[in-house]
Context: one part of a larger RNA
RNA sequence: CUGGGCGUAAAGGGCAUGUAGGCAGUUAUAUCAGUUAGGGGUGAAAUCCCAGGGCUCAACCUUGGAAUUGCCUUUAAGACGGUAUAGCUAGAGAGCUUGAAGGGAUAAUGGAAUACCCAGUGUAGAGGUGGAAUUCGUAGAUAUUGGGUAGAACACCAGUGGCGAAAGCGGUUAUCUGGCAAGCAACUGACGCUGAGAUGCGAAAGCGUGGGGAUCAAACAGGAUUAGAUACCCUGGUAGUCCACGCCGUAAACGAUGAAUGCUUGGUGUAGGUGGUAAAGACAUCUGUACCGCAGUUAACACGGUAAGCAUUCCGCCUGGGGAGUACGGUCGCAAGAUUAAAACUC
Repeated sequence: CUGGGCGUAAAGGGCAUGUAGGCAGUUAUAUCAGUUAGGGGUGAAAUCCCAGGGCUCAACCUUGGAAUUGCCUUUAAGACGGUAUAGCUAGAGAGCUUGAAGGGAUAAUGGAAUACCCAGUGUAGAGGUGGAAUUCGUAGAUAUUGGGUAGAACACCAGUGGCGAAAGCGGUUAUCUGGCAAGCAACUGACGCUGAGAUGCGAAAGCGUGGGGAUCAAACAGGAUUAGAUACCCUGGUAGUCCACGCCGUAAACGAUGAAUGCUUGGUGUAGGUGGUAAAGACAUCUGUACCGCAGUUAACACGGUAAGCAUUCCGCCUGGGGAGUACGGUCGCAAGAUUAAAACUC
C1' cells in the first nucleotide's frame, strides 16, 4: 500500500455557506471512445509453470506446450453506464392558508436584591468561623425607617419543555429581521446530495483604544490552620467581569456519535400542527423531543425508526507507547499564541 476501522480501545473537522471534483429520480427514442462477446495481429529469446528427453542421479542442458493477466485492429450486442433529444412528478424549490417559539439586531422601560451617600430612631456591639482572629464600630456601627445615586443580573412562570447550523438564547414593550412545522395542490420540472481548497460564524479567558465599575473576584495583602501552608477557611482587594469598536480562533467546542437518502416489530410520555366532534374525549396522521424495548448490531457496556441495525453517495480522520501536538520551516497574530507538522533516541 491493501485490508480493517473512527460512542467509551488510535481515529468525526467546533459549526455552517459553497467553488472544483465525486455521486445522482423516472419514461421513450437515437447513438456509442465505457461495458460484454467473437475474430485477427502483436506481446523477442532466456527465465517462471506443466509434460517429455539427455548427461549413472541431481544441479545443469534440451524439445514441446502453457503463460505473457497487456496493446492495436475488426465484427457484433445495446441490458447497465455515458451522451443527445423529447417527456413525467414521487426528490428539490416556489405559491396560498394556518400556527408555535428564551432564534437574531436596535431602542425604550419595570420591580426585587446589592453597594454607597444623606436624614431619623437607637446603643454597644457587629461581622465571621469547626473555633478564632485580621476587619468594622462611641468620630455612633450592626439593626430599623424615609429619601437619593449607581451598575449588573432578571426570582416565581420553568418543564429530560421551546428556538437556533454550532457557539448559544430567559423581566416587559416596540421596530427591523432569519429560520421552522402542518394543511392545500391549480406552478417549475431533477433545478438534487456531498464538498478538497475558499469564505463566514464561533463559549470562556486573553489583547488594543475609549467608556463604565454595583457585585463577584485571578494577582496581591493580612488573619487563621499546619511540622511547613506560596493552599483549602476568613477579612480585604486590583486586573477582569459590563458597553462600543477592532483582534484572538481555541474548549471534555460532547450525543466524546460527520452530512444526505432509502428500508427495517412495538409500547409509554411530552411539544407544535392537521383530520375527527355541535363542542370535547377517543382514534388517526405529520414534525420535534425523552424513556423502555423486538429483530439485528456490539469486545462488553450498551445502541435499537433521533441506530451504534440493513444499504448507497461524498467529505474528514486513525495505524504501538514515549519523544510530541514538540523542534525546524511556512502561514496567521499587536502579543499571548494558533495552525500545518517531523526525526534522532528509547521501551